[in-house]
Predicted 3D model of a 90-nucleotide RNA (c-di-GMP-I-GGC riboswitch aptamer) from Bacillales bacterium UBA6259. The sequence was found by an Rfam model in a public genome assembly. Its mean pLDDT, the model's own confidence on a scale to 100, is 82.

RNA sequence: UAUUGAAAAGGCAAACCUGUCGAAAGGCAGGGGCGCAAAGCCACAGAUCUAAAGUAAGAGCUUCUUACCAUGAUGGCUGGGUUGCCGUAC
Numbered sequence: 001u002a003u004u005g006a007a008a009a010g011g012c013a014a015a016c017c018u019g020u021c022g023a024a025a026g027g028c029a030g031g032g033g034c035g036c037a038a039a040g041c042c043a044c045a046g047a048u049c050u051a052a053a054g055u056a057a058g059a060g061c062u063u064c065u066u067a068c069c070a071u072g073a074u075g076g077c078u079g080g081g082u083u084g085c086c087g088u089a090c
Base pairs, nucleotide, nucleotide: 001089002088003087005086011036012035016031017030018029019028020027021026034076040082041081042080044079045078046077047074048073049072054068055067056066057065058064059063
C1' cells in the first nucleotide's frame, strides 16, 4: 500500500425480560446472545416505520373519525462518505 476473510486476541450485541424517556416509531441503562470483519462513525441518496404538530374532508362539532404530510426514527435495510483491529499478500 492492497485486501474478496480461513483462524484467533480483543470488540459489538438480535429476539426476549426489567427499568426509564417518548404521542408513536423508537432511544437509553441493566440482564441476555441471534448474529456481525466495520453490527465503528456520518441521515448525503434511496428504502422502510411512525404521525404528536400541521393541512384537508366528514360527523353526532369545547370533540371525534378518516386521509395526506417528517421536521421524528431505523446505520443490525441498500448505496455512498470517512476512520480503523487482526490475519494475508506485496